[in-house]
Molecule: Bacterial large signal recognition particle RNA
Organism: chicken gut metagenome
RNA sequence: CUAGGUGGGGAGUCAGCGGUGCCCUGUAUCUGCAAUCCGCUACAGCAGAGCCGAAUGCCUCCUUCGGGUAAGCACGUGGAAGGCCGCACUCCGUAAGGGAUGUUGAUCGCAAGGUCUUAUGCAACGAAUUGCCGUGAACCGUGUCAGGAUAGGGAUAUAGCAGCACUAAGCGGAUUUGUUCGUGUGCCAUAAGGUAGCUUUGCGGGAGUUACCUGCGGUUUUCACGCUUCGGCGCGUUUAUUCAACGGAGGAUG
Numbered sequence: 001c002u003a004g005g006u007g008g009g010g011a012g013u014c015a016g017c018g019g020u021g022c023c024c025u026g027u028a029u030c031u032g033c034a035a036u037c038c039g040c041u042a043c044a045g046c047a048g049a050g051c052c053g054a055a056u057g058c059c060u061c062c063u064u065c066g067g068g069u070a071a072g073c074a075c076g077u078g079g080a081a082g083g084c085c086g087c088a089c090u091c092c093g094u095a096a097g098g099g100a101u102g103u104u105g106a107u108c109g110c111a112a113g114g115u116c117u118u119a120u121g122c123a124a125c126g127a128a129u130u131g132c133c134g135u136g137a138a139c140c141g142u143g144u145c146a147g148g149a150u151a152g153g154g155a156u157a158u159a160g161c162a163g164c165a166c167u168a169a170g171c172g173g174a175u176u177u178g179u180u181c182g183u184g185u186g187c188c189a190u191a192a193g194g195u196a197g198c199u200u201u202g203c204g205g206g207a208g209u210u211a212c213c214u215g216c217g218g219u220u221u222u223c224a225c226g227c228u229u230c231g232g233c234g235c236g237u238u239u240a241u242u243c244a245a246c247g248g249a250g251g252a253u254g
Base pairs, nucleotide, nucleotide: 001254004052005051006050007025008024009023010022015041016040017039018038019037029049030048031047032046033045058251059250060249061248062247064245066243067242068241069240070239071238072237073236075234076233077232079230080229081228082227085226086225088221091218092217093216094215096214097213098212099210100209101208108204109203110202111201112200113199114198115197116193117192118191119190120189121188122186123185124183125182126181127180128179129178132173133172134171135170141166142165143164144163149158150157151156
């Protein structure tokens, strides 16, 4: 002076290889670019500058320590799917067990009623009206009309206010009269209709009836819990593999 070196590794990204970023180890220059990325093309960061420099560097192997990856095992943790599993749910059936009921007479059969419908009435209730009682007219209601007024010689007569009585319109009361209208009021009366269901009674008959509970069978719904299947994450352990750094041995290079 030159070759060479100037950290390395892992996951991820990428067609692949590096880098920025993250992680491990560890201390081995700097500047610019760079994750909605920056460069390169199997020789694999690009573009510059500085330093070390033929041995404390480079290559191969090994021990130790510290990491990564893969698979298995054992635990923990959560995710998805399945109702063509369990557990629950709906409905139907089944007299196996239990319960209820039944010789104080079951299921069943016959007959007669109720419940049901229509029509005509009755009662109740509600409303309206009538009747009863009370009150009720300054004058434009009635009767009687003091006083006073008018007419008359007088007797008397006329009109008539107040008052009193009785009433009209109106107002109020009793809820005891009658009438009219109405009704998811009552089943009260009569007649006709009706027998699917429920119920009552009488007769016949003579031992079961009932799905209420459990069980069994079928049907319906549900992923909450268990189960099944699939695939994650985490601590540990075993095996394999890979790797940084220190150390050791060897090898080679102007």